The prediction has a mean pLDDT of 80. This is a predicted structure of a 584-nucleotide part of an RNA (large-subunit ribosomal RNA, domain V) from Elaeis guineensis.

[in-house]
Context: one part of a larger RNA
RNA sequence: UCUGUAUCUAGACAGAAAGAUCCUAUGAAGUUUUACUGUUCCUUGGGAUUAGCUUUCGACCUUUCCUGCAUAGCUUAGGUGGAAGGUAAAGAAGACCUCCUUCUGGGGGGCUCGAGCCAUCAGUGAGAUACCACUCUGAAAGAGCUAGAAUUCAAAUAUUGUGUCAGGACCUAUGGGCCAAAGAACAGUCUCAGGUAGACAGUUUUUAUGGGGCGUAGGCCUCCAAAAAGAUAACAGAGGCAUGCAAAAUUUUUUUUGGGUCAGACGAAGAUUGGCCCUCGAGUGCAAAGAUAGAAGGGAGCUUGAUUGCAAGACCCACCCAUCGAGUAGGGACAAAAGUCGGCCUUAGUGAUCCGAUGGUGCCGAGUGGAAGGACUGUCGCUCAAUGGAUAAAAGUUACUUUAAGGAUAAUGGCUGAUCUUCUUUAAGAGUUCACAUUGACAGAAAGAUUUGGCACCUCGAUGUCGGCUCUUCACCAACUGGGGCUAUAGUAUAUUCCAAGGGUUGGGCAAUUCGUCCAUUAAAGCAGUACGUGAGCGGGGUUCAGAACAUCGCGAGACAGUUCAGUUCAUAUCCGAUGUAGA
Numbered sequence: 001u002c003u004g005u006a007u008c009u010a011g012a013c014a015g016a017a018a019g020a021u022c023c024u025a026u027g028a029a030g031u032u033u034u035a036c037u038g039u040u041c042c043u044u045g046g047g048a049u050u051a052g053c054u055u056u057c058g059a060c061c062u063u064u065c066c067u068g069c070a071u072a073g074c075u076u077a078g079g080u081g082g083a084a085g086g087u088a089a090a091g092a093a094g095a096c097c098u099c100c101u102u103c104u105g106g107g108g109g110g111c112u113c114g115a116g117c118c119a120u121c122a123g124u125g126a127g128a129u130a131c132c133a134c135u136c137u138g139a140a141a142g143a144g145c146u147a148g149a150a151u152u153c154a155a156a157u158a159u160u161g162u163g164u165c166a167g168g169a170c171c172u173a174u175g176g177g178c179c180a181a182a183g184a185a186c187a188g189u190c191u192c193a194g195g196u197a198g199a200c201a202g203u204u205u206u207u208a209u210g211g212g213g214c215g216u217a218g219g220c221c222u223c224c225a226a227a228a229a230g231a232u233a234a235c236a237g238a239g240g241c242a243u244g245c246a247a248a249a250u251u252u253u254u255u256u257u258g259g260g261u262c263a264g265a266c267g268a269a270g271a272u273u274g275g276c277c278c279u280c281g282a283g284u285g286c287a288a289a290g291a292u293a294g295a296a297g298g299g300a301g302c303u304u305g306a307u308u309g310c311a312a313g314a315c316c317c318a319c320c321c322a323u324c325g326a327g328u329a330g331g332g333a334c335a336a337a338a339g340u341c342g343g344c345c346u347u348a349g350u351g352a353u354c355c356g357a358u359g360g361u362g363c364c365g366a367g368u369g370g371a372a373g374g375a376c377u378g379u380c381g382c383u384c385a386a387u388g389g390a391u392a393a394a395a396g397u398u399a400c401u402u403u404a405a406g407g408a409u410a411a412u413g414g415c416u417g418a419u420c421u422u423c424u425u426u427a428a429g430a431g432u433u434c435a436c437a438u439u440g441a442c443a444g445a446a447a448g449a450u451u452u453g454g455c456a457c458c459u460c461g462a463u464g465u466c467g468g469c470u471c472u473u474c475a476c477c478a479a480c481u482g483g484g485g486c487u488a489u490a491g492u493a494u495a496u497u498c499c500a501a502g503g504g505u506u507g508g509g510c511a512a513u514u515c516g517u518c519c520a521u522u523a524a525a526g527c528a529g530u531a532c533g534u535g536a537g538c539g540g541g542g543u544u545c546a547g548a549a550c551a552u553c554g555c556g557a558g559a560c561a562g563u564u565c566a567g568u569u570c571a572u573a574u575c576c577g578a579u580g581u582a583g584a
Base pairs, nucleotide, nucleotide: 001584002583003582004581005580006579007578008577011575012574015570022406024404025403027402028401029398030397031396032395035203036202037201038200039199042195043194044193045192046191047190048189049188052152054150055149056148058146060144062142063141064140066138068136078135079134080133081132082131085118086117087116094112096110097109098108099107100106101105159181160180161179163178164177165176206218207217208216215235219241220240221239222238223237242387243285244344245343249303251301252300253299254298255297258278259277260276261275262274263273283292284291286349288347289346290345307330308329309328310327313324314323319388332341333340334339355381356380357379358378359377360376361375363374364373413457414455415454416453418452420448421447422446424444425443429439430438466541468538469537471533473529476526480503481502482499483498484497485496506520507519508518509517510516547565548564549563550562552559553558
């Protein structure tokens, strides 16, 4: 060196299983509820099945009969009309008794009596009386119709019967006929409408995001970033808006502010007056930027162009939007006129479509005329603010979970080195004096990759995760052992520094613990790397499934770097590597 054989597993990001952790999906399912929308149970009311006789209480209609009083006036004048007579021995007026009513009057009945009484006229009054007709308010009696309530009836409907019959047997059947009992127009059933149980069902529960969650944001305007045209991003840095004004608009005309200084009664930092200097620093409804004194700022007069129909052409631009606009027609405002005026110094002050409402119109109108409805046109109704608005209408939880994907995205590694550790430059100072025995501020330049981070580059068709046991190996920035220098080294013991990695670097209690703390020793009880070495080596105490409990949170399902008890660790080694051994 080659070929075997027996063992061991550091590696082949070894094998096994389209990762269960994490995120994504306008995926799924279970489950909860004061998410949304429904369904059922239940309940309430109307109608049907559903009929009868009474009693009672209302509404309506009809017949008869009464009722009606301000003041004045003979008087108790409901209203209107007609009317010159009406009534009376079939008993007028009056007196008496009695009933109803009451404003001491009216009406009805009875008895007595026996011949008139009332109106017209006059008078009062808004209206004139007898008598007749119609009619109003309120009351009484009678008839009719109808709603409600109560009672009752038996024939609907419903219940029970070890009552009976069954047709050649039997029937105590969730069955049929008859009979009986008790109940009853209720109940039950159907239908319509209101209320109402996550009992049940279908669904929803946003996006951005230096992983996701929590937080914050989502439209529009101004500045910076923005690199002197325009455009330009970030969870970069500053701020505003969701209007206001009938004058803060139009037109004609007129006018100038602010600061400093000096002087001047009360009087000052600051009111109002005058002189001088700077020259736009003031003001513009509100943010900022630009603009602005020939004003766009401050006044005054008259007005409504804060008009109707358009629009060449530009600007912006994926589209939809948005912006500017000479000019023309109608009818106007102001101005002597030329002219200016289709809101405001400019840039924010906003919402598509559908649907609905409302005003107008020489439009359409299902045989015709209308109407309903539609069309055209003006206006109105959305923190549709997740602001190009999915619906008129929507929240959670999953550790019981599931699917498809992703290293497009988190938990290991890698890069970086803010943080961390170590070294170093300068040397203000401390060190009695003296920067450098020792110590060293404010600052600067490096190294390392053991901490906490940042990034998201390999891996999600799997690189098994903390600590321990076992077993190595390596670095040196040296705690021990060895050798030097210096010292504020007398000696001992230290301090500081240089060389050196050969060797060694303990046993216990607590805690899963690394770490830490304590006890007893030791020459010393070093700091790190090795996929925070090592689970195809062990074990499984802790984290991190399914069971259960406590505290807290939540209405709840459930949740909790809070706690607690229990909880399956696969493997026959192909290559390489390592150890022993045999042969050539």
It matches the Rfam family "Bacterial large subunit ribosomal RNA".